[in-house]
Molecule: RNase P RNA; transfer RNA
Organism: Spirochaetota bacterium
RNA sequence: AGAGGGAAACGUGCAGCUGCGCGGCCCCGUUUACGGGGAGUGAGGAAAGUCCGGACAUCAAAGGGCAGGAUGCCGGGUAAUACCCGGGCGCCGUGAGGCGAUGGAAAGUGCAACAGAAAAUAUUCCGCCACCCGCUGCGGUGAGGUGGUAAGGGUGAAAUGGCGAGGUAAGAGCUCACCGCAUUCCCCGUGAGGUGAAUGGCAGUGUAAACCCCAUCCGAUGCAAAGCCAAGUAGUCAGCCGCAUGAGGGCUGCCCGCUCCAGGCUGAGGGUAGGCUGCAAAGAUGUGCAUGGCAACAUGUACACAAGAUAAAUAGCUGCUUAAACAGAAUCCGGCUUAUGUUUCCCUCUGCUG
RNA sequence: CGGGCUGUAGCGCAGGGGCUAGCGCGCUUGGUUCGGGACCAAGAUGUCGGAGGUUCAAAUCCUCUCAGCCCGA
Numbered sequence: 001a002g003a004g005g006g007a008a009a010c011g012u013g014c015a016g017c018u019g020c021g022c023g024g025c026c027c028c029g030u031u032u033a034c035g036g037g038g039a040g041u042g043a044g045g046a047a048a049g050u051c052c053g054g055a056c057a058u059c060a061a062a063g064g065g066c067a068g069g070a071u072g073c074c075g076g077g078u079a080a081u082a083c084c085c086g087g088g089c090g091c092c093g094u095g096a097g098g099c100g101a102u103g104g105a106a107a108g109u110g111c112a113a114c115a116g117a118a119a120a121u122a123u124u125c126c127g128c129c130a131c132c133c134g135c136u137g138c139g140g141u142g143a144g145g146u147g148g149u150a151a152g153g154g155u156g157a158a159a160u161g162g163c164g165a166g167g168u169a170a171g172a173g174c175u176c177a178c179c180g181c182a183u184u185c186c187c188c189g190u191g192a193g194g195u196g197a198a199u200g201g202c203a204g205u206g207u208a209a210a211c212c213c214c215a216u217c218c219g220a221u222g223c224a225a226a227g228c229c230a231a232g233u234a235g236u237c238a239g240c241c242g243c244a245u246g247a248g249g250g251c252u253g254c255c256c257g258c259u260c261c262a263g264g265c266u267g268a269g270g271g272u273a274g275g276c277u278g279c280a281a282a283g284a285u286g287u288g289c290a291u292g293g294c295a296a297c298a299u300g301u302a303c304a305c306a307a308g309a310u311a312a313a314u315a316g317c318u319g320c321u322u323a324a325a326c327a328g329a330a331u332c333c334g335g336c337u338u339a340u341g342u343u344u345c346c347c348u349c350u351g352c353u354g
Numbered sequence: 355c356g357g358g359c360u361g362u363a364g365c366g367c368a369g370g371g372g373c374u375a376g377c378g379c380g381c382u383u384g385g386u387u388c389g390g391g392a393c394c395a396a397g398a399u400g401u402c403g404g405a406g407g408u409u410c411a412a413a414u415c416c417u418c419u420c421a422g423c424c425c426g427a
Base pairs, nucleotide, nucleotide: 001350002349003348004347005346006345007344008343009342010341013320014319015318016317017316018315020042021041022040025038026037027036028035029034044326048337049336051335052334053333054332055331056222057221058220059219063256064255065254066253068218069217070216071215072214073087074086075085076084077083088102089100090099091098092097103213104212108211109210110207111206112205125153126152127149128148129147130146131145132144133142134141135140161179162178164176165175166174180202181200182199183198184197185196187194188193226277227276228275229274236268237267238266239265240264241263248260249259250258251257283305285304286303287302288301289300290299291298292297355426356425357424358423359422360421361420364379365378366377367376372410381397382396383395384394385393403419404418405417406416407415
């Protein structure tokens, strides 16, 4: 210098003018309410996707079974998780590093197109070898037959351990060495697992993001949850079910079970669609320090912390400045994912120079 | 704000792991006709919304993402 890998930080700023939302502040009007003024405060790292997990609320403080869903190496963290930390194993990369829905294919079932002789059963298409048969010019030869053979060829994503030697008619774990695999044992490790030794002679290849099995977890619905106030649901018509042998409602998709209950359902027509709470200052909060821990994190301590709308405020103009991208809260938190600008630090590889 | 569904040729739809992804209408060319329609024959047309993964193999299975539609007081 070039090409990369990892981690982190910040995410335009300042001033002036004009406006908007808010209520735990102050002042004034008229005491509550309400109104006016002042001061204060007012979007994000993702507020997004709604993909996970919780808080919270209601249903019976949420019963049983079936169905269904999620997760899936080991240990730890956490309110909890599919998240995070550390480790094992596998794969990718020269490397820094990255990725992994990473239990079970010996419980069972299914699938493996095309090609190929054969696709999970083992198998003989070519080839190789032995014998028989035919022909023969006696050297051999064959679209012949029987048997042996998985070493070689060819097909495929995949062909029933690999490679070498011995062995053999030719071959073959048939035998042996090494490697791989399986089982057992010793040692190390909390564990996943790892090292080593002995034995076996090689056994059913792959696919579970196919059904499935095993283990663990999950009650349902989501702030349009839910509670309260006000108003309305009037009068009316048609059809159906039921009044305890119980219609219908609630509790989960189904069954059981529990429970409420004398009225209920559908249609026509008509009416309402406002307000308060939930909901906003304080909690699984943030920052610093100390201690424990490799770390995630935990404990202690000090300090800090006022967005809160409901058709929805957080804006507009001017000047300077800047690289200014992606983008706008709606019950609230913890994660993940996606979108996105700039900067910093550490590390790797290659080349050049000293 | 919450919940659900869909995306395949110009349009409407099939196909839910395996041969060159099909069907109808439409389109193109030729024939027929005096000409048009109808009819007959032949043909073209697809990154299966996008990206990544699982698998020997993906329109199909999984994850993320984009767009559209529907429902809930």